Predicted 3D model of a 1520-nucleotide RNA (small-subunit ribosomal RNA) from an uncultured prokaryote. Its Rfam family is "Bacterial small subunit ribosomal RNA". Its mean pLDDT, the model's own confidence on a scale to 100, is 83.
RNA sequence: AGAGUUUGAUCCUGGCUCAGAAUGAACGCUGGCGGCGUGGUUUAGGCAUGCAAGUCGAGCGAGAAAGUCACCUUCGGGAGGCGAGUAAAGCGGCGCAAGGGUGAGUAAUAUAUAGGUAACCUACCUCUAAGAUCGGGAUAAUUCCUGGAAACGGGUUGUAAUACUGGAUGGUCUUUUUCGGGUCGCAUGACCUGAUUAGUAAAUGGUAGCUAUGCUUCUGCUUAGAGAGGGGCCUAUAUCCUAUUAGCUUGUUGGUGCGGUAAUGGCGCACCAAGGCAUUGAUGGGUAGCCGGACUGAGAGGUUGGCCGGUCACACUGGGACUGAGACACUGCCCAGACUCCUACGGGAGGCUGCAGUCGAGAAUCUUCCGCAAUGGGCGAAAGCCUGACGGGGCGACGCCGCGUGAACGAAGAAGGCCUUCGGGUUGUAAAGUUCUGUCAGUAGAGAAGAACGAGUAUCGGUUAAUAGUCGGUAUAGUUGACCAUCGUGUGAGGAAGCACAGGCUAACUCCGUGCCAGCAGCCGCGGUAAUACGGAGUGUGCAAGCGUUACUCGGAAUCACUGGGCAUAAAGCGCGCGUAGGCGGACUGUCAAGUCGGUGGUGAAAGCCCCCAGCUCAACUGGGGAAUGGGUGCCGAAACUGUCUUUCUUGAGGCCGAGAGGGGUGAGUGGAACUUCUGGUGGAGCGGUGAAAUGCGUAGAUAUCAGAAGGAACACCGGUGGCGAAAGCGACUCACUGGCUCGGUUCUGACGCUGAGGUGCGAAAGCGUGGGUAGCAAACAGGAUUAGAUACCCUGGUAGUCCACGCCGUAAACGAUGGGCACUAGGCAGGCGGGGUUCCGAUGCCCUGCUUGCUGGAGCUAAUGUGUUAAGUGCCCCGCCUGGGGAGUACAGUCGCAAGGCCGAAACUCAAAGGAAUUGACGGGGGCUCACACAAGCGGUGGAGCAUGUGGUUUAAUUCGAAGCAACGCGCAAAACCUUACCUGGGUUUGACAUGCACGGAUUAGUUCAUGGAAACAUGGGUGACGCCCGCAAGGGUGGAACGUGCACAGGUGCUGCAUGGCUGUCGUCAGCUCGUGUCGUGAGAUGUCGGGUUAAGUCCCUUAACGAGCGAAACCCUUGCCUCUAGUUGCCAGCGGGUCAUGCCGGGUACUCUAGCGGGACUGCCGUGGUUAACACGGAGGAAGGCGGGGAUGACGUCAAGUCCUCAUGGCCCUUACGCCCAGGGCUACACACGUGCUACAAUGGCCGGUACAAAGGGCUGCGAAGGGGUAACCUGGAGCCAAUCCCACAAAGCCGGUCUCAGUACGGAUUGGGGGCUGAAAUUUGCCCCCAUGAAGUUGGAAUCGCUAGUAAUCGCGGAUCAGCAAUGCCGCGGUGAAUAUGUUCCUGAGCCUUGUACACACCGCCCGUCAAGCCACGGGAGCUGGUAGUGCCCGAAGUCGCUGACCCAACCCGCAAGGGAGGGAGGUGCCGACGGUAAGACCGGUGACUGGGACUAAGUGGUAACAAGGUAACCA
Repeated sequence: AGAGUUUGAUCCUGGCUCAGAAUGAACGCUGGCGGCGUGGUUUAGGCAUGCAAGUCGAGCGAGAAAGUCACCUUCGGGAGGCGAGUAAAGCGGCGCAAGGGUGAGUAAUAUAUAGGUAACCUACCUCUAAGAUCGGGAUAAUUCCUGGAAACGGGUUGUAAUACUGGAUGGUCUUUUUCGGGUCGCAUGACCUGAUUAGUAAAUGGUAGCUAUGCUUCUGCUUAGAGAGGGGCCUAUAUCCUAUUAGCUUGUUGGUGCGGUAAUGGCGCACCAAGGCAUUGAUGGGUAGCCGGACUGAGAGGUUGGCCGGUCACACUGGGACUGAGACACUGCCCAGACUCCUACGGGAGGCUGCAGUCGAGAAUCUUCCGCAAUGGGCGAAAGCCUGACGGGGCGACGCCGCGUGAACGAAGAAGGCCUUCGGGUUGUAAAGUUCUGUCAGUAGAGAAGAACGAGUAUCGGUUAAUAGUCGGUAUAGUUGACCAUCGUGUGAGGAAGCACAGGCUAACUCCGUGCCAGCAGCCGCGGUAAUACGGAGUGUGCAAGCGUUACUCGGAAUCACUGGGCAUAAAGCGCGCGUAGGCGGACUGUCAAGUCGGUGGUGAAAGCCCCCAGCUCAACUGGGGAAUGGGUGCCGAAACUGUCUUUCUUGAGGCCGAGAGGGGUGAGUGGAACUUCUGGUGGAGCGGUGAAAUGCGUAGAUAUCAGAAGGAACACCGGUGGCGAAAGCGACUCACUGGCUCGGUUCUGACGCUGAGGUGCGAAAGCGUGGGUAGCAAACAGGAUUAGAUACCCUGGUAGUCCACGCCGUAAACGAUGGGCACUAGGCAGGCGGGGUUCCGAUGCCCUGCUUGCUGGAGCUAAUGUGUUAAGUGCCCCGCCUGGGGAGUACAGUCGCAAGGCCGAAACUCAAAGGAAUUGACGGGGGCUCACACAAGCGGUGGAGCAUGUGGUUUAAUUCGAAGCAACGCGCAAAACCUUACCUGGGUUUGACAUGCACGGAUUAGUUCAUGGAAACAUGGGUGACGCCCGCAAGGGUGGAACGUGCACAGGUGCUGCAUGGCUGUCGUCAGCUCGUGUCGUGAGAUGUCGGGUUAAGUCCCUUAACGAGCGAAACCCUUGCCUCUAGUUGCCAGCGGGUCAUGCCGGGUACUCUAGCGGGACUGCCGUGGUUAACACGGAGGAAGGCGGGGAUGACGUCAAGUCCUCAUGGCCCUUACGCCCAGGGCUACACACGUGCUACAAUGGCCGGUACAAAGGGCUGCGAAGGGGUAACCUGGAGCCAAUCCCACAAAGCCGGUCUCAGUACGGAUUGGGGGCUGAAAUUUGCCCCCAUGAAGUUGGAAUCGCUAGUAAUCGCGGAUCAGCAAUGCCGCGGUGAAUAUGUUCCUGAGCCUUGUACACACCGCCCGUCAAGCCACGGGAGCUGGUAGUGCCCGAAGUCGCUGACCCAACCCGCAAGGGAGGGAGGUGCCGACGGUAAGACCGGUGACUGGGACUAAGUGGUAACAAGGUAACCA
């Protein structure tokens, strides 16, 4: 720091997603050790049990027991000492308001920061000053009686205090009274001080000591002042979302008085006034403890508030007070409620959001541990006691940090695994092996720091009369540890590695399995038989005692933009004015100092972050020091800028005067043309309408035409990117009223300005209300057409409406898709309206200067298109609006409206895109140019018939397989009777019909022959029987190659996949295209070149030109054919010469010609003319055999069709292996109701038949062609000459020509079909060959819709040859020659193609894309008769506890009067009043849940019927 994802590609906009860090986490797999942290985030749900707050005998009175010692005894017991002034309890003091927990409530009675308190309090602690006098009466405990199940009481007796209380004293104190003085402040006032009046204290208690009516120490008590620390109250600022919450408030806001409080204050009350708060967001609703900080981030920010620290709130829920320095009190009290427990049913008890623990709910969170040793707290003089605070241990990989799981050597690169091109590679120095080490864990032992105090002893100093005591210091022996580091002994590599990932992003790749299945997936997306994406394995990559996943936060995201975004077309400018608040605002002078700036003071707790140093072996962790803390706040200063006030100014703005243009507005009136209707005339059959028609009108007289009348609406020409208006909008003429604008003068005012949230006005069309009006037009509607349908487009009619008046509505693609204002920043051209100069004046021209409307264009800007002084440029000011697509401008709520509907305006859910501009293609029922037998003009066919052949279909045991629009279908097949043959049936065979290798066997063998079975293959059996080399005379032995047998490797497969492939081929198309290098243009895809003007068959060439060149194609080169020369003449030829024959180059001879076959020549727009740009080129002409590419062929660019072929061949993968291989016989590929393609023969007279007769080319021939001759009607047979071929043969070419016949008929046309008889090939002709002869003689008389070929030696027509081949189903195919036409005016149309251009929502590219209903499934949401729950209030009722007030006939010790009785003061029980929680009730509000049914919406490979949009989308589309 970025990356992936919209597209064929590009740039942009824009969302989604990823990589990082983090967590009080959870889940999955795995798990060795330690340190430091951390651990109920959910039900503030319920809780068993134990513990969590006591202490003081140095405040007080009283005071046991067990046990033991010992005494008495009637043996039952009794008294005493110790236990012990102990336990337990009580009065009293202090504490219990701290510590600990939790975050429910709380959006401000809170918190943070800074202040104030002149409006306050403060126990314990410290300091200072002073003091402490004389009295009194009770009460608990206790004793006795007594109620109750218990909890807990009632009465009697009796006692103490540091408990309670009366009087005195009063320096001091007091918001008592009165009179003063001084200082100061911020208004009330504050502080210091003098006098006076009134009022207010106490415990001399406790302890210790002594030289004891007392003194001293320490402690406690009282008053006053001060301090420290702690609090109360007040103020300012800051502190979440929501306006689909806009008004809230009656103690409310203020005053006066009183009360209350520690204290201000409506805090409370009475009275008076009518205020207070709010768009700078009151009130209401939702959510939430706040902060230091934490996480993240470059920062600014965003998120968060667990642990630690500060603060607040709460303590079962609600209310209340008491005590106290402090509480309205977590382990206190009272009341009410819910819940749990006890009960003798009468009543009682309880509150873990303390530490552990338990249940529940939950994805989820620990031990009912040890200790007060340390730190701290309470009490105490102290010892000490208490302390679930705390210190520790335990559990959990929950987090951070550290360590280990060994180290070195070790190649036969072991085995095994995996892969493999079979060679090898990899795992991998990894292991084994050898030599070592000893961390951690485990074993035997040792053992530090945390311990300092206190108390004891000694001693010094203060106090003191004091060597007591006490306080402070020093020294000292011994004592106090819950927990546990560390050291170290011996053993032994021994006990210790996993998890995720490996398609891209993103580091890491192969095999197998699976086959859109199973599954994966964060996004894009993988999987339909070769998956680097699923599952497994091997290997690799990353991290590591962890690794992944999930959730959440920040980041990336400049994707809410302060830093740091936008709004013409991507989301986004309100339809347009006026204007309130607000924001912003011209020049000059002065003033103040709010903003601003500088300096300084204080604060911003500690911890944390950062830096330095230090302590644990390091680190995490911890200690010390520093820095930082961007923020408030006080003081001093500055005065440029902003601001306040002030003095001026004129340039902004406005006024005035003089001119000017205009469909600006409103009202009234007037006019002509057209139209329709009516009346009358003429007239006489149609009119009208359309693509074509029909409906309609018309003989009752239409249309047409003439005259007249009526009516309503709109205003032709002028008329113009011309004018006016804020926009909507405004168009005949005249008048009246009226708004704005411009120019000129430079006369006045003196910043009066700009914008504008709310607000308010105007606002096309349609629509609504009331009343008019209605000619034309025309939703709805009716009819006619069109159509598959046609609720449309077209036609005939036609009502609302359109028009007027008044009132609503308030929206439009209300658009320049561009808010308003001001200023600045190149030009050119044109229109409109003014002013000035030039000229003697005028016109006109020219020049200058304003406003206005346009075009073009530079810089700049922009994603691009574009914009460009009328900015989308450069700046400033103000307003509005946007934040992915869909859902949706929908729902709900509110508000406006008569309604229609408008304004405001979500969410659930769903998708990974939606979108803008431009690019290249493709496409268009878009355009232009051009070409092609594309059409047209012609000739001949196909489609009808019969047959041949191929295909589909059907059939079959099999009818093998492939080819499928053109570009499958006489195609693969240039030959299916067997073979071929792949198919079927049956028979057989298994190392195989074929290849290679190995091992073994043995001479059985190779070959040959026989027999049996059989359809054959083959099986079984028998006979015969070889070869090389070595040894050997030989017999024979050994061995080897081929062969055979057996076995193993393997062969074999026309089995599958042409969508895994190579090769080959078809096709567009012999169409003229397809590209590259460099340069240039563009952000880029790309463009340019290759476009344009000409020209060509051609991207052929020329010219122009930001292009210049080049390549593959085109052309040329090649073959063939047409003319000529040369060379060469045999087998060819024969002119001349000679010979010969019935005849023939037959012979001699010749090489002239034809011809053959080789080298050359020839044609190049070269020449002339015309046109053309002096071009390319075109047209005409000459010459020439040939003329503008002479004809034909071969030759096929980049690419397209996943085109064809795995059955030519090759080949990956998969499959079969006694079979899907191989062999054999027979059958099938030849079937036949049908359908299609391609052909042949015909339908006849341009013909058929018969007879005669003429002229080719190109081929083939030894398993061959086969002559003459002979036989047969013929097929053919016989025969065998010649020929390995310019020699011989196939081989007579046929149409043609001559003659004859037939005479228009299903024929003397046509030949199918069938019968009979033959021939040939071949082992074999039945399925199933060809040919001949005789006989038979079908359909068919020129072919519907439709469709094919051909532009010259072509079509048409005629025959000949060849391949394959034993033969042939060939009418096919490939070639050859003979005869030999017609037509083309042309490019409108059909088809195809090329180039340019245009539109596009297409890119699988129109066989595209895509819309809405219906049907099905599923999901969320709205409405809904209602039902139900919750929340906060309001009115009324009830009214607990309790404070306060009143009362208080009953009760009462202290003080007063009194001898007493008694009375008084004061207090209390009780009663009562105000307030008052829970509860009840009434009507509403708000928020949920649920609901028959209902509404639309989203989504879902292959449903239905249409085709609305995208091209002119076939009626241009779209908005209201």